[in-house]
Context: one part of a larger RNA
RNA sequence: GAACGAACGCUGGCGGCAGGCCUUACACAUGCAAGUCGAACGAACACUUCGGGGAGACCGGCGCACGGGUGAGUAACGCGUGGGAAUCUGCCCUGGGGUGGGGAAUAACCGCUGGAAACGGCGGCUAAUACCGCAUACGCCCUAAGGGGGAAAGAUUUAUCGCUAAAAGAUCGGCCCGCGUUGGAUUAGCUAGUUGGUGGGGUAAUGGCCUACCAAGGCGACGAUCUAUAGCUGGUCUGAGAGGAUGAUCAGCCACACUGGGACUGAGACACGGCCCAGACUCCUACGGGAGGCAGCAGUGGGGAAUAUUGGACAAUGGGGGCAACCCUGAUCCAGCCAUGCCGCGUGAGUGAAGAAGGCCUUAGGGUUGUAAAGCUCUUUCAGCGGUGAAGAUGAUGACGGUAGCCGUAGAAGAAGCCCCGGCUAACUCCGUGCCAGCAGCCGCGGUAAUACGGAGGGGGCAAGCGUUGUUC
Numbered sequence: 001g002a003a004c005g006a007a008c009g010c011u012g013g014c015g016g017c018a019g020g021c022c023u024u025a026c027a028c029a030u031g032c033a034a035g036u037c038g039a040a041c042g043a044a045c046a047c048u049u050c051g052g053g054g055a056g057a058c059c060g061g062c063g064c065a066c067g068g069g070u071g072a073g074u075a076a077c078g079c080g081u082g083g084g085a086a087u088c089u090g091c092c093c094u095g096g097g098g099u100g101g102g103g104a105a106u107a108a109c110c111g112c113u114g115g116a117a118a119c120g121g122c123g124g125c126u127a128a129u130a131c132c133g134c135a136u137a138c139g140c141c142c143u144a145a146g147g148g149g150g151a152a153a154g155a156u157u158u159a160u161c162g163c164u165a166a167a168a169g170a171u172c173g174g175c176c177c178g179c180g181u182u183g184g185a186u187u188a189g190c191u192a193g194u195u196g197g198u199g200g201g202g203u204a205a206u207g208g209c210c211u212a213c214c215a216a217g218g219c220g221a222c223g224a225u226c227u228a229u230a231g232c233u234g235g236u237c238u239g240a241g242a243g244g245a246u247g248a249u250c251a252g253c254c255a256c257a258c259u260g261g262g263a264c265u266g267a268g269a270c271a272c273g274g275c276c277c278a279g280a281c282u283c284c285u286a287c288g289g290g291a292g293g294c295a296g297c298a299g300u301g302g303g304g305a306a307u308a309u310u311g312g313a314c315a316a317u318g319g320g321g322g323c324a325a326c327c328c329u330g331a332u333c334c335a336g337c338c339a340u341g342c343c344g345c346g347u348g349a350g351u352g353a354a355g356a357a358g359g360c361c362u363u364a365g366g367g368u369u370g371u372a373a374a375g376c377u378c379u380u381u382c383a384g385c386g387g388u389g390a391a392g393a394u395g396a397u398g399a400c401g402g403u404a405g406c407c408g409u410a411g412a413a414g415a416a417g418c419c420c421c422g423g424c425u426a427a428c429u430c431c432g433u434g435c436c437a438g439c440a441g442c443c444g445c446g447g448u449a450a451u452a453c454g455g456a457g458g459g460g461g462c463a464a465g466c467g468u469u470g471u472u473c
Stems, first nucleotide, its partner, number of pairs: 001473004006469005013345006019338002021303001026301003030298003035062003045054001047052001069256003078181007087173001092169001094167001097164003100134001102132002109124006140149003154161003182228003189219003194216008231253004235246004258279005281292004309335001311334003317331001318329004348378004358369004382414001384409005392400001417462005422443003428457005438445002
C1' cells in the first nucleotide's frame, strides 16, 4: 500500500447492487418447510336443478434418495485431473411384440373388548391398477445343448392414459487405476484377513468384500506406522511475476443429520422433517407406560467483540403429484433490518472588500480566519408534497407495488464529520501543565519559554464516512 463474512469509538443525507452466527456439530417454546391422485378400488358422509359435483379417513399408485442446511468427522481414490472394465439406471426417448382365463385374502366398515394416553386385541363382511396360481413366450434367463424356467391391469368424457417382457438410447450413479493433495523423526519400524493363491459364498458388479484350506508374504528414510491439524476443488486476496495466504457468498464433489449401531422398503437410502435397538437429555403419565430430535425458514435461551423478520407470494423460474382443472413447495422470487462492503449522487451555484463584526496572533503598526460571511442574482439534483404509472405475462394470471419511471409544485430550503499537524509524513502558533498529568507505530516527548501532554486559533488529509484493533499478502 492492498484486502476483509469483520468488530470497537466518534459521526451519519439519499439511492443501486451485493453480503450478514467466522464463537457452543450448544439446548430448543411456537408456526410453517412433502405431498398429490376419486381418470386404480370398496364402503360410508353431507349437497344437489337428480344430470352431477364435493370433503376427509382406509386400501392402492407415484413422490418423499430431489430441493434446503451444516463442516463435526475425514490426510482418504475423500477431492482434483486423466484413464479403465466386471456394472445398475424409476420417470424420459426410439422401434417392434404381448395384454387370455381364474383364485384366495385384507384394511376401511360392523360387533365385542384392553389402555390414562400412545396405541391395540378378538370375531365377522368387502373391493381393486393390492396379492397368488394357470395359459401363452418374437426376443429373455439357465443348460450337461437333450431340455428347463419366467409376464401383464385396467380406467375414462372413446380419444387417450396406462400395464408386461426384452432391445437400443439418453441421463444419473456404483467400482478400479496413474499422478497431485498440511506439519512433526523429540513418531522407525508396521502388518494374521495381514500379502498372494485355490474352492465356495456374497453383490447390480471386480475384489480378502466374506469364508475354508494352502503358501509366507505385504508396506517402509522416495518417510511406512503413529501423532497433530484440516472437508477438497473451481476460485478468492495479495504480488510485476514467481510465489505466499485462503476455501465466506456463487458453482461442482464429499461427509453428516441428538450420540453409537442396524437393517427394511425401494430403480435409487443403510434414508435431516422413515423404522428398530442402545445411550444421554427434555417432556407427558392414572407410575403400568409413552413422546421428541431446527447442522430446513423464521424465532428463543446460551456462548460471544460480533451477525437480521416468529414478513409477503406461488406472479415468475424450477420441483412433486395429477389426463386436466388444480393442489403442495420457508426451493425460489420479493419485501423488512444493518454505512457490513462496493459504486453513484447530494449537502448548492455565480457575484460580493467597508477586506464588516467576532475569534486568534502581534514587534500594537498590523497580520490571519477570508470571498469566507452578510448582501445581491440564480438553480432545484436528492429528500418532501400532488398527480400519472409500467416492463417483468406468448391468451388469462403480478407477491414485488401505486414500486421504478414520468409530469407538476414550494423553498437554499431538510443533509458534515472524523483523524492528524516533532522526524519517518502533508500540515504551527499561543495558553495551561512542570519527569506531574499525560502521549507513543518506531525513534522518543514531559524535570518553567513543550510545533510531541491538555485546550484554543490556524493548517493538512480523507469524506457519509473517518480513525483504532485484529488477520493475510

Predicted 3D model of a 473-nucleotide part of an RNA (small-subunit ribosomal RNA, 5' domain) from an uncultured prokaryote.
The coordinates come from a structure-prediction model, not an experiment, and the mean pLDDT is 88.